[in-house]
The RNA shown here (small-subunit ribosomal RNA) has 1419 nucleotides and comes from an uncultured bacterium. Its Rfam family is "Bacterial small subunit ribosomal RNA". Its family is annotated with structural constituent of ribosome and ribosome in the Gene Ontology. The RNAcentral record of the sequence draws on ENA, Greengenes and SILVA. Its mean pLDDT, the model's own confidence on a scale to 100, is 81.
RNA sequence: AGAGUUUGAUCCUGGCUCAGGAUAAACGCUGGCGGCGUGCCUUAAGCAUGCAAGUCGAACGGUCGCAAGACAGUGGCGGACGGGUGAGUAUACGCAAGGAACGUACCCUUCAUUGUGACAUAGCUCGUCGAAAGACGGGGUAAUAUCGCAUAAUCCCGCAAGGGCAAAGCGCGUAACUGCGCGAUGAUGGAGCGGCCUUGUUCCUAUCAGCUCGUUGGUGGGGUAAUGGCCUACCAAGGCUCUGACGGGUAGGGGGUGUGAGAGCACGACCCCCCACAAUGGCACUGAGACACGGGCCAUACAUCUACGGAUGGCAGCAACUGGGAAUCGUUGGCAAUGGGCGAAAGCCUGACCACGCGACGCCGCGUGAGGGAUGAAGUAUUUCGGUAUGUAAACCUCUUUUACGAAGUUAUCAUGACUUCGAGAAUAAGCACCUACAAACUACGUGCCAGCAGUCGCGGUAAUACGUAGGGUGCAAGCGUUAUCCGGAUUUACUGGGCGUAAAGGGUCGUGUAGGUGGUUUAUCGCAUCGUGCUUGAAAGCCCGAGGCUCAACCUCGGCGUUGGGCACGAGAUGGAUAGACUCGAGGGAGGCAGAGGUAAGGGGAACUGACGGUGGAGCAGUGAAAUGCGUUGAUAUCGUCAGGAACACCAAAGGCGAAGGCACCUUACUGGGCCUCAUCUGACACUCAGACACGAAAGCUAGGGGAGCGAAGCAGAUUAGAGACCUGCGUAGUCCUAGCCCUAAACGCAUGUCUGCUAGAUGCCCCGAUCUAAUCGGGGUGUCGUAAGCUAACGCGUUAAGCAGACCGCCUGGGGAGUACGAUCGCAAGAUUAAAACUCAAAGGAAUUGACGGGGACCCGCACAACCGGUGGAGCGUGUGGUUCAAUUCGAGACAAAGCGAAAGACCUUACCAGGUCUUGACAUCUUACCGUUUAAUCCUGCAGAAAUGUGGGAUGAUCCGCAAGGAUGGUAGGACAGCUGCUGCAUGGCUGUCGUCAGCUCGUGCCGUGGGGUGUUCCUUUAAGUAGGAGAACGAGCGCAACCCGUAUCCAAUGUUACAAGUGUCAUUGGAGACUGCCCCCGCUUUUGCGGGGGAGGAAGGAACGGACGACGUCAAGUCAGCACGGCGCUUAUGACCUGGGAUACACACACCCUACAAUGGCGAAUAACAAUGGGAAGCUAGGCGGUAACGUCAUGCAAAUCCCCCUUAAAUUUCGCCUCAGUUCAGAUUGGGGUCUGCAACCCGACCCCAUGAAGUCGGAAUCGGUAGUAAUCGCAGAUCAGCAGGCUGCGGUGAAUACGUUCUCGGGUCUUGUACACACCGCCCGUCAAGCCAACAAAGUUGGAGGCGGCCGAAUCCCGAUUUAUCGGGAGAAGCCGAAUUCAGCGAUGGGGACUAAGUCGUAACAAGGUAAC
Repeated sequence: AGAGUUUGAUCCUGGCUCAGGAUAAACGCUGGCGGCGUGCCUUAAGCAUGCAAGUCGAACGGUCGCAAGACAGUGGCGGACGGGUGAGUAUACGCAAGGAACGUACCCUUCAUUGUGACAUAGCUCGUCGAAAGACGGGGUAAUAUCGCAUAAUCCCGCAAGGGCAAAGCGCGUAACUGCGCGAUGAUGGAGCGGCCUUGUUCCUAUCAGCUCGUUGGUGGGGUAAUGGCCUACCAAGGCUCUGACGGGUAGGGGGUGUGAGAGCACGACCCCCCACAAUGGCACUGAGACACGGGCCAUACAUCUACGGAUGGCAGCAACUGGGAAUCGUUGGCAAUGGGCGAAAGCCUGACCACGCGACGCCGCGUGAGGGAUGAAGUAUUUCGGUAUGUAAACCUCUUUUACGAAGUUAUCAUGACUUCGAGAAUAAGCACCUACAAACUACGUGCCAGCAGUCGCGGUAAUACGUAGGGUGCAAGCGUUAUCCGGAUUUACUGGGCGUAAAGGGUCGUGUAGGUGGUUUAUCGCAUCGUGCUUGAAAGCCCGAGGCUCAACCUCGGCGUUGGGCACGAGAUGGAUAGACUCGAGGGAGGCAGAGGUAAGGGGAACUGACGGUGGAGCAGUGAAAUGCGUUGAUAUCGUCAGGAACACCAAAGGCGAAGGCACCUUACUGGGCCUCAUCUGACACUCAGACACGAAAGCUAGGGGAGCGAAGCAGAUUAGAGACCUGCGUAGUCCUAGCCCUAAACGCAUGUCUGCUAGAUGCCCCGAUCUAAUCGGGGUGUCGUAAGCUAACGCGUUAAGCAGACCGCCUGGGGAGUACGAUCGCAAGAUUAAAACUCAAAGGAAUUGACGGGGACCCGCACAACCGGUGGAGCGUGUGGUUCAAUUCGAGACAAAGCGAAAGACCUUACCAGGUCUUGACAUCUUACCGUUUAAUCCUGCAGAAAUGUGGGAUGAUCCGCAAGGAUGGUAGGACAGCUGCUGCAUGGCUGUCGUCAGCUCGUGCCGUGGGGUGUUCCUUUAAGUAGGAGAACGAGCGCAACCCGUAUCCAAUGUUACAAGUGUCAUUGGAGACUGCCCCCGCUUUUGCGGGGGAGGAAGGAACGGACGACGUCAAGUCAGCACGGCGCUUAUGACCUGGGAUACACACACCCUACAAUGGCGAAUAACAAUGGGAAGCUAGGCGGUAACGUCAUGCAAAUCCCCCUUAAAUUUCGCCUCAGUUCAGAUUGGGGUCUGCAACCCGACCCCAUGAAGUCGGAAUCGGUAGUAAUCGCAGAUCAGCAGGCUGCGGUGAAUACGUUCUCGGGUCUUGUACACACCGCCCGUCAAGCCAACAAAGUUGGAGGCGGCCGAAUCCCGAUUUAUCGGGAGAAGCCGAAUUCAGCGAUGGGGACUAAGUCGUAACAAGGUAAC
């Protein structure tokens, strides 16, 4: 000192959370020692038992005792201290500083006195009553008990004269007195203590605004120690209050404590001071002192005893107990010390106190060993299996002995102890929390949005450093964590030290104005504030500093500082203030002018509209995106004339004017408010702001009465729509208008901006004035607008009309929601307005700007994208693929474009992954190892039996390998062990590869510059291009990946070479290398500053403007596709999810979709004619010439070719051409389907191949909505070849032949690019998001009522006690008086059927209101 958390990212605002310190703490785990502290915060709840205040025999009489002495009583002093607690208490207590009208036992000082008499009574004794407690009566007795008399002042009363007031003795000593000591009395002064008074200060609340009758004052009286309404009688009517009275809530106050840089904030345990209280309420007595914790009386509640008649008690003293609670100790010892009471003293008493005990409750200190020790042991964890970590850690060696333990001693004591020495022994002694980030510390396994964690953000859905465990690590350590609370961080209530245009926040006008706050220049005086000096006070303890004592520290002792404050005295005279005077610049008045929809009232006007009447006229009008409802032949609309009515005032008119705001607009008149200018004439600070207060205040709404043309909530219809309670249309009531009165709110905004004053570059419009004859121009003032410097701002922006720099005053804000709501109060006729919370809930809500994406936003551009043209698909049949269905199985994958003749360049078996059945288990396949076998045999071949086969079991033949002398080994077999195997899962763990946007023109970087930053610039702009292609401009300059080019093919030429071609020459062929095209040349035009770009034409050329085609695919997107091509992590199976075999299936079939093929015919079909013309490719288990047979598929014989090269073969291409027939028809079109017969391949064509021949001859006559391809050698059309392949091509990949039409153009559709704009989107519009309803849960509100509390008030009753009066001194009467009872209200809280709203809750319903022009702009 900061950090985390809103966003894709950024800055800001703003809340939430954390890191620190602290505690009278508690809880969890753990626990060695000592010192010093500390320990019922809750029920001021109740308390068994013991103790806590007695003492004095030197005051007195007595009893017991030989005595010493002890004891009940009388008497004295003390029980008002000490100890406890914090209930009550808010101008009370306290604290600080002062004051006058008082008291004071014990103590001190001084003075004086202490003489003389007397009456009682307890104890005691006798008797009576009672359960007890106790009480009563008779008798007698003492005193320092009590009462007289004397004396009497520096005492008291009184102006004075004068009057009045006291006492007690005891002890020591002496032979006795004197004496000494302790007392007693009166007075004086003091110290200490106490009572009283004044001022200041002292929590929250205005949803408490008025309170008060002994109240405020006076007089007389009473009362007190003393002042005083303290009490009483009378008189007066006062007193307090927005500087918060009164009421409500909470609370003992202070020194101080915690925290904090401080200012502050919070607290008030222990220690000290004060106050209050003693079961609850009241009361007095005694006394120096009490209205008395361990005294009394009364009442009440509770408890105890009881013989039922009564009686007794008060732990908030110390212990202890019960209860409560998260929680707080021993029924200990001692008066040795300190202090207190009594006493002459010894001494007695003292739960005050001193000690000990218990509790890690806190603070402090010590220890649990130190040094060496690498084979880096074992174990454990992990691993890429090599290792790594634990880790010098351990073992082991050397050493030490604090604490604890044992023993002895010294010292001190009430006691425990403390200290010293010795002994033995590394021995007796480590845990807790954490390890995603904040925040130091990481791996493995388990789990699989489960279990769980979590202070915040957030982790967990199969590879979790976030859960649980382990290893390791980090932190602290006899403790460590958690919880609670306080301060801090939080400048997040801002005095120090914040804000209010848009984040929360300027009041509608702050218009008038009160209190309050603030205030121009100058002179004098005062000295209130202020400042200085001195004195006094601010207790001690504590804090801080410095010393000292316990071994250190905590702790304790001493000294100092400080205590920021208050008071008194003296001084200063600046500034503020007060008083007195002066001034004119602030402010106001006066005179003369000026502008204006300023206001109120009255009168008047025309246009338009609607209606009425009349005329003309004759079929529609009106309305919309399109319609309909509506009006109209009873005559509308249209048009002309007359009349009536109400509301609003075109043009002028404007960024214009006026007003405080709301607001104000035809013209005229009357009344009236404000402003401005000039003159510098008057006053002389008269000013500014303004809580309350008063006034005004759009629209809508309300009351009463008018008025009502148009418009028009509600309502009724018509449309639209899935619906349409809307948008659109037709009607239409309140209302809109006037008068009077309410309401008092608006995005009441100006640019969400309070008023006033001063200062800080400008430009421009309008109004007024002055100079000037006018104008122009210049100057001044006012009122508007635009926009810059400085400055400010989070940014946007503001910027002399500030959101700049300063000052004065007011209002307002403090996270979002709940909520501008509830309750209360005030106002209102009502509607409602003003004021204004809390519970609960979330971790955000928000502002500005950035980059994207998106828009039923805009601009520009491109693409067979549309348009134009040609041909198709969609209809038919068939083929193939897919879905669906079916099935034992119909294996799997691919799913908009970018799946669907796709993986599959070819499923009869195999393939094959699927199904049924039959089999095998170290295995169909690989490597290693152990044992055994090996002329009894491996392997190969033939063959028998069983079987569907796999397989099993026989027979026979060949054979018996290699190295080695041998042993043995290799190969092989059998058995066992490691392991194999898996088309099983996860393409969302992956590699690789691929698709797609898209061959679209984009995507970035370095440096610089701009910006707080995200980012921007560059890459934008103007032209241009197929292109971020190029040129120019430009805070950019360059560069990279893409584009282009380089590469391949085709088209032209040249050269070289020449196996094959060829008779040879040769080069038409092949290979290799090169040339060629670059807007290069000429002319014209356009953009243009040049450069450059584009267009048109020409020449040349094989080719002309990228010549054409291909390969080539930027950064990235889609968790796109593929674990079934391959590879690979993890998981799963292991006599099975592996392997083998036979058969089946993948070819099923109501149906739907996708892509082909063939057709529907005459640009055709069929037949014939070798009448013509290709290219790419392939060929040995192959391609096959030719001959023969067969109608043919094909068969058979046979030839050539291991091929660059027109012939070795496929291989005669077909469309085309010529001739003939057919003549518009379901046909000589079309060929599906079916029957029969065959061919070929192959172990095998049943499911399930292709082909041939004969026969059969279906649908179909050009195809709905919709949709596809193509811009030139393209479409269309025609055939050929190849891969796969035993066989099977309508598919795919290539090849050539013939060979068109059209493009005006970019409005629209789709896709894309650039710029711009809006955004509440960022998983990015397949986004976000609102409200009702339904469900669950939570808190609050209202509510008939009900329950409880609080305080006063009125009445009744009235104890103790006090006062007054009377009195026969027994008592009586009166008054006050606690508690209790009754009553009417007030107030606070609890519960409450039900009601209305609110918050929250992964996947409910209905719509789509908002965010883009959100599809009707929003509010």